[in-house]
Molecule: transfer RNA
Organism: Dunaliella salina
RNA sequence: GCCUCUCUAGCUCAGGGGUAGAGCGACGCACUUGUAAUGCGUAGGUCAGUGGUUUAAAUCCGCUGCGGGGCA
Numbered sequence: 001g002c003c004u005c006u007c008u009a010g011c012u013c014a015g016g017g018g019u020a021g022a023g024c025g026a027c028g029c030a031c032u033u034g035u036a037a038u039g040c041g042u043a044g045g046u047c048a049g050u051g052g053u054u055u056a057a058a059u060c061c062g063c064u065g066c067g068g069g070g071c072a
Base pairs, nucleotide, nucleotide: 001071002070003069004068005067007065010024011023012022013021018055026042027041028040029039030038048064049063050062051061052060
C1' cells in the first nucleotide's frame, strides 16, 4: 500500500428496515442480629463519526476513524 472483519449500557454481547434488549455490574427495597446469597424494582444508550437511500435506518450504501486478521 491492497483486501477483509469488528465498533450497540460501566463490562461481555444479542438485535440485520417499523417502540433499542439480555447477562454481569451499580443503586433502592424486602429477607437477615449483621454481611453474603436470594427475590422484587430503578437508573444507565447522540447504536464510533459523517453523508446518502427510504414514508421510516442501530439495521442498507459511500467516506472517515479506532481495533483485529490476511497479502505484498